[in-house]
Context: one part of a larger RNA
RNA sequence: AUGAUUUUGAAGGAACUAGGCAAAAUCACUCCGUACCCUACAGGUAGAUGGGGUACCGUUUUAGAGAUAGAAUGGUGUCACAAGCCAGAGGAUAGCGACUGUUUAAUAAAAACACAGGAUUCUGCAAAAUGAUAAUAUGAGGUAUAGAAUCUGAGACCUGCCCGAUGCUGCAAUGCUUAUAAACGAGUGUCAUGAGAGGAAAGGCUUAUGGCACAGAUUUGGAGGCACCAGUGAAUGGCGGCUGUAACCCUGACGGUCCUAAGGUAGCGAAAUUCCUUGUCGGGUAAUUUCCGACCUGCAUGAAUGGUAGAACGACUUUCCUACUGUCUCCAAAAGAAACUC
Numbered sequence: 001a002u003g004a005u006u007u008u009g010a011a012g013g014a015a016c017u018a019g020g021c022a023a024a025a026u027c028a029c030u031c032c033g034u035a036c037c038c039u040a041c042a043g044g045u046a047g048a049u050g051g052g053g054u055a056c057c058g059u060u061u062u063a064g065a066g067a068u069a070g071a072a073u074g075g076u077g078u079c080a081c082a083a084g085c086c087a088g089a090g091g092a093u094a095g096c097g098a099c100u101g102u103u104u105a106a107u108a109a110a111a112a113c114a115c116a117g118g119a120u121u122c123u124g125c126a127a128a129a130u131g132a133u134a135a136u137a138u139g140a141g142g143u144a145u146a147g148a149a150u151c152u153g154a155g156a157c158c159u160g161c162c163c164g165a166u167g168c169u170g171c172a173a174u175g176c177u178u179a180u181a182a183a184c185g186a187g188u189g190u191c192a193u194g195a196g197a198g199g200a201a202a203g204g205c206u207u208a209u210g211g212c213a214c215a216g217a218u219u220u221g222g223a224g225g226c227a228c229c230a231g232u233g234a235a236u237g238g239c240g241g242c243u244g245u246a247a248c249c250c251u252g253a254c255g256g257u258c259c260u261a262a263g264g265u266a267g268c269g270a271a272a273u274u275c276c277u278u279g280u281c282g283g284g285u286a287a288u289u290u291c292c293g294a295c296c297u298g299c300a301u302g303a304a305u306g307g308u309a310g311a312a313c314g315a316c317u318u319u320c321c322u323a324c325u326g327u328c329u330c331c332a333a334a335a336g337a338a339a340c341u342c
Base pairs, nucleotide, nucleotide: 005335006334007333008332009331011329012328015327020324028054029053030052031051032050037044038043039154055076056075057074058073059072060071061070062069063068077081089322090321091320092319094317095316096314097313101113102112117152118151119150120149121148122147123146129138130137131136156308157307158306160239161238162237165236166235167232168231169230170229174227175226176225180221181220182219183218187214188213189212190211191210192209193208194207195206196205240258241257242256243255244254267301268298279295280294281293282292283291
């Protein structure tokens, strides 16, 4: 000289930085008082925000049996009286998730999971569903206000159109087929018997009848299955082009045409979704690719793969303000293990 950790700092006060990360600030008790908003009120927000007091020595007084506790009032000292330690920073804004809860033991605590509530489907009990080759077990010593599976996710306002495709459910008749039942029996192989041609003979060959075996064509009957037909979206899913038109221009309520199963309704919208894009306008700033409010030209929003708004809640994420500060302008001084030197 370096230095974990710690203290202090002129003027400024986030200019630092991806970002106020870290630090500073706030902090106790008591009294007063408390906005917008709200799922509504003796309530939440709320410890909102904000303001006053606090030491010590007397006096008077209230309550109490007393210890003691409280109130009023006069005085004293300090830079400072919750005198040290310990002990909320606050407000505004938007997104997401209603909430308390759960989670990646050892890089993720969240907007993910769960949740109460909602809906659909299956299941009549020897239940469905699940495990097992089976006996049997769970379901359940339960019985549709029960049990199982799937989706959504409090409450509020709502949840549009399409059944052509895929799936599921149903299906009188008709057609097809499976398991299966039956008929037919031309073919091939082989055995037995009889006959024939040729041959010296044997073997073989040809042919007829019968037995056994094999293979296959054809025909008939035949299912809650398939086809056909119908239903079903809080089932898997889907929810259009081109073109003309109003007396400035623009726009197009209106019309034409093609295609489709049907052409996206209410809402919301440059969004956790918007490529072009730092869209355009407004607000905030001296100045803002972020943020907030609008617009709608939605590359590629949209209704339980839920849509929209929303109080309360959140070690969640975005932006701004007050306070505060060595984060910074710009560093300085001090304490101080270790280490180093003697």
Predicted 3D model of a 342-nucleotide part of an RNA (large-subunit ribosomal RNA, domain IV) from a Methanobacteriaceae archaeon.
Rfam family: Bacterial large subunit ribosomal RNA.
NCBI's taxonomy places the organism under Archaea, Methanobacteriati, Methanobacteriota, Methanobacteria, Methanobacteriaceae.
The RNAcentral record of the full RNA draws on ENA.